Predicted 3D model of a 77-nucleotide RNA (transfer RNA) from a Patescibacteria group bacterium.
The source organism's lineage runs through Bacteria and Bacteria candidate phyla.
Its mean pLDDT, the model's own confidence on a scale to 100, is 81.

RNA sequence: GGUCGGUUAGCUCAGUUGGUUAGAGCACUGCAUUCACAUUGCAGGGGUCGCAGGUUCGAGUCCCGCACCGACCACCA
Numbered sequence: 001g002g003u004c005g006g007u008u009a010g011c012u013c014a015g016u017u018g019g020u021u022a023g024a025g026c027a028c029u030g031c032a033u034u035c036a037c038a039u040u041g042c043a044g045g046g047g048u049c050g051c052a053g054g055u056u057c058g059a060g061u062c063c064c065g066c067a068c069c070g071a072c073c074a075c076c077a
Stems, first nucleotide, its partner, number of pairs: 001073007010026004019057001028044005050066002053063002
């Protein structure tokens, strides 16, 4: 340098042909339970989907650029 994959909640990840409110598990907070802790049950908070632009009535999803992570290939004085 080239090809491919990935970037969504604190962490690990879903998200169907673009469609009407962005989700799950764990973690966190409160309450109940306990002498207390843990477990368990109930309730709750937390995101503008890597950044920027474009297409569209409508974008996490499609297109362009960039950044970062990973795999493979190539080059190298």